Order: sequence, then C1' cells, then structure tokens
RNA sequence: GUCUUUAUAGUCUAAAGGUUAUGACAUUACCCUUUCACGGUAAAAAUACGAGUUCAAAUCUCGUUAAAGAUA
Repeated sequence: GUCUUUAUAGUCUAAAGGUUAUGACAUUACCCUUUCACGGUAAAAAUACGAGUUCAAAUCUCGUUAAAGAUA
C1' cells in the first nucleotide's frame, strides 16, 4: 500500500428494519442489620463521528476516525 472484521452505559453483553434499546457486574438512594457484609426494592447511565436509503436505521449503503487481523 491492498483486503477483511469490529466499534452499544464505568466494564461485559443482547436486540430478524418496527413496543420507552435487554440483561449482568459496578455506582447512588432506601429497606434489612447494633455496624459492616450478604440479601431486597428503586434510580441514573449507552448505539464512535458525518452523510444517504426508507413511513421507520443500533441494524442496510457510502465516507471519516480508532482498534484487530491477513497479505507482498
């Protein structure tokens, strides 16, 4: 240089183009406990960026960025 794959909360992960984007760990608040831990309830938190197709995009297409791999 060329080609391929990947990018979703703090971390990991699900979601055949169609419900308010799922769940676990972690965090915060409350309950429980003499206190801590364990346990229970609740809350906050995410589709890398920019365009396009579509009634509708995390999903399809193009480009950019980043990461990984293959190749001479």
A computed fold for a 72-nucleotide RNA from Coscinodiscus granii, annotated as transfer RNA.
The source organism's lineage runs through Eukaryota, Stramenopiles, Ochrophyta, Coscinodiscophycidae and Coscinodiscus.
RNAcentral holds the sequence, with entries from ENA.
Its Rfam family is "tRNA". It is annotated as a transfer RNA. Rfam describes the family as follows. Transfer RNA (tRNA) molecules are approximately 80 nucleotides in length.